This is a predicted structure of an 85-nucleotide RNA (c-di-GMP-I-GGC riboswitch aptamer) from a Tepidanaerobacteraceae bacterium.

RNA sequence: ACCGAAAAGAGCAAACCCAUCGAAAGGUGGGGACGCAAAGCCGCGGGCCUAAGGCCGAAAAGCUAUGGCUGCCGGGUUGCCGGAC
Numbered sequence: 001a002c003c004g005a006a007a008a009g010a011g012c013a014a015a016c017c018c019a020u021c022g023a024a025a026g027g028u029g030g031g032g033a034c035g036c037a038a039a040g041c042c043g044c045g046g047g048c049c050u051a052a053g054g055c056c057g058a059a060a061a062g063c064u065a066u067g068g069c070u071g072c073c074g075g076g077u078u079g080c081c082g083g084a085c
Base pairs, nucleotide, nucleotide: 002083003082004081011036012035016031017030018029019028020027021026034071040077041076042075044074045073046072047069048068049067053064054063055062
């Protein structure tokens, strides 16, 4: 490098609620636990969400990331315990 059945010690924290930032998606803090062996870190590739601005349009609609999501999949990197070689 590989595996996560049982166990121990730790860790993270979905939905929802409150506050706050944001045009939104969403972020941050607090409460809260559905889950998680990388649910540590990096938006790097794919995918997904949003559309302020821009484009288009008579309008509405539509298109677009430079804005986001890693708890969607992959990649990179570091790592606890146990197993196996």
Lineage of the source: Bacteria > Bacillota > Clostridia > Thermosediminibacterales > Tepidanaerobacteraceae. Model confidence (mean pLDDT): 88 of 100. The sequence was found by an Rfam model in a public genome assembly.